Predicted 3D model of a 72-nucleotide RNA (transfer RNA) from Candidatus Ryanbacteria bacterium RIFCSPHIGHO2_02_FULL_45_13b.
The coordinates come from a structure-prediction model, not an experiment, and the mean pLDDT is 81.
The sequence is in RNAcentral, with records from ENA.
It matches the Rfam family "tRNA". Rfam describes the family as follows. Transfer RNA (tRNA) molecules are approximately 80 nucleotides in length. By type it is a transfer RNA.
[in-house]
RNA sequence: UCCGCAGUAGCUCAACGGUAGAGCAGCGCCCUGUUAAGGCGUUGGUUGUAGGUUCGAAUCCUACCUGCGGAG
Numbered sequence: 001u002c003c004g005c006a007g008u009a010g011c012u013c014a015a016c017g018g019u020a021g022a023g024c025a026g027c028g029c030c031c032u033g034u035u036a037a038g039g040c041g042u043u044g045g046u047u048g049u050a051g052g053u054u055c056g057a058a059u060c061c062u063a064c065c066u067g068c069g070g071a072g
Stems, first nucleotide, its partner, number of pairs: 001071007010024004018055001026042005048064005
């Protein structure tokens, strides 16, 4: 320098172009001698950044940033 993959909640990950979810963690409550375990509920998002296409973009296109892998 070129090519590929990845970037979404605190963490690990989902999500046909049409309301962004799950598990864990956190918080509240229940359960009880107490804790752990268990049960119920709940908070939490600039979908890496900037543009474009579209009635509508996490999703499609372009550039860039970061990380990983490969080629030279």